[in-house]
Molecule: Bacterial RNase P class A
Organism: Desulfatiglandales bacterium
RNA sequence: AGAGUAGGCCAAAUGACCGCUGCUUUGCCGUCCGGCAAAGGGGAGGAAAGUCCGGGCUCCACAGGACAGGAUGCUGGGUAACACCCAGUCCCGGCGACGGGCAGGAAAGUGCCACAGAAAGGAAACCGCCCGAUAAGUCGGCUUCACGCCUCCUAUCGGGUAAGGGUGAAAGGGUGAGGUAAGAGCUCACCAGUCCUGCCGGUGACGGCAGGAGCUAGGCAAACCCCAUCCGGAGCAAGACCAAAUAGGGGAACGCUGGAGGGUGGUCCGCCCGAGUUCCCGGGUAGGUCGCUCGACCCCGACGGCAACGUCGGGGCUAGAUGAAUGGUCAUUGUCCCCGGGUUCGCGGGUCGCGCUCCCGGGGAAACAGAACCCGGCUUACCGGCCUGCUCUAACA
Numbered sequence: 001a002g003a004g005u006a007g008g009c010c011a012a013a014u015g016a017c018c019g020c021u022g023c024u025u026u027g028c029c030g031u032c033c034g035g036c037a038a039a040g041g042g043g044a045g046g047a048a049a050g051u052c053c054g055g056g057c058u059c060c061a062c063a064g065g066a067c068a069g070g071a072u073g074c075u076g077g078g079u080a081a082c083a084c085c086c087a088g089u090c091c092c093g094g095c096g097a098c099g100g101g102c103a104g105g106a107a108a109g110u111g112c113c114a115c116a117g118a119a120a121g122g123a124a125a126c127c128g129c130c131c132g133a134u135a136a137g138u139c140g141g142c143u144u145c146a147c148g149c150c151u152c153c154u155a156u157c158g159g160g161u162a163a164g165g166g167u168g169a170a171a172g173g174g175u176g177a178g179g180u181a182a183g184a185g186c187u188c189a190c191c192a193g194u195c196c197u198g199c200c201g202g203u204g205a206c207g208g209c210a211g212g213a214g215c216u217a218g219g220c221a222a223a224c225c226c227c228a229u230c231c232g233g234a235g236c237a238a239g240a241c242c243a244a245a246u247a248g249g250g251g252a253a254c255g256c257u258g259g260a261g262g263g264u265g266g267u268c269c270g271c272c273c274g275a276g277u278u279c280c281c282g283g284g285u286a287g288g289u290c291g292c293u294c295g296a297c298c299c300c301g302a303c304g305g306c307a308a309c310g311u312c313g314g315g316g317c318u319a320g321a322u323g324a325a326u327g328g329u330c331a332u333u334g335u336c337c338c339c340g341g342g343u344u345c346g347c348g349g350g351u352c353g354c355g356c357u358c359c360c361g362g363g364g365a366a367a368c369a370g371a372a373c374c375c376g377g378c379u380u381a382c383c384g385g386c387c388u389g390c391u392c393u394a395a396c397a
Base pairs, nucleotide, nucleotide: 001393002392003391004390005389006388007387008386009385010384012333013332014331015330016329017328018327020043021042023040024039025038026037027036028035029034045368049379050378052377053376054375055374056373057235058234059233060232069231070230071229072228073227074088075087076086077085078084089103090101091100092099093098104226105225109224110223111220112219113218126165127164128161129160130159131158132157133156134155135154137152140150141149142148173191174190175189176188177187178186192216194213195212196211197210198209199208200207201206239290240289241288242287249281250280251279252278253277254276261273262272263271264270297316298315299314300313301312302311303310304309335365336364337363338362339361340360341359342358345355346354347353348352
């Protein structure tokens, strides 16, 4: 310098003006609740998202146990908990840094294995190879000739054979020798793998070594299933409190033709209607308040630990809206891109071009996305930029 790999950070900055939404203080109004105004101060994220896991919190249910159902699935650790994180084991990919793994059980059982193929799992004979029988043929041989027999070859039938061909993702270990009619773990040697036993290392997954067994056991559990561990349900529209109008419920008083009450009307009389009227209590609704943001919280340091993380000490308070605020305009600066001009150095080569460094002028771009009870994760989206560790290649010292 080029190519890569792992991790972290930012999510433009400053100012002015105009707004939005909470809080505090002051002033004014108001009996109170509260309303208005001014000033000060606060006001989205790394994912606030998807709502996929796990917990806190709230209400409901619950003696205990079992079944059903669901989740998880190498080992050890972390944690409030997890399907998360950390450190390892094994396997796979990469020269490497490093990355990936839905990683228990297929010699408990059942089931499935498309197409192709004869056969898809204690199997299978399509071609081939071998043996036998029958039939036909003929070169040849035996026979003096014929009949006949043998060999060879062809066809059919019966059987053996998993060495070879062919099909397939996969055909029941590999190589060699013996063996056989031909073959075959049929036998043997070596190798690979499985299981068992013992020793050594490790907390463990597992690794290493030695001996033995049967000769060999296909794949799928993201098919049923088996094993181990864990799991009650619903969710802030949880839940608690205050509480109107109308309707309905309960109670009391008065009244039901000797008539409460209502209409007419300024009032009384009168006239008309008339069986209910008034008050209290309690539940629910509209509406309002709380829950609501101080919390497994954030920052710094020390100690323990490889790490995730934990303990201790110091400091800090950092949105709480509810049809739902957190915005807009302008100016300056910064970043990136394009165009034009200039400049330093290098190269080709010659007074032109290319690359690079910086300067000036003009134009443009800035993402994904918006809290809604809170927290820990995972996943997904994202313009552009910065920092750090490590690896490989090349050159120079």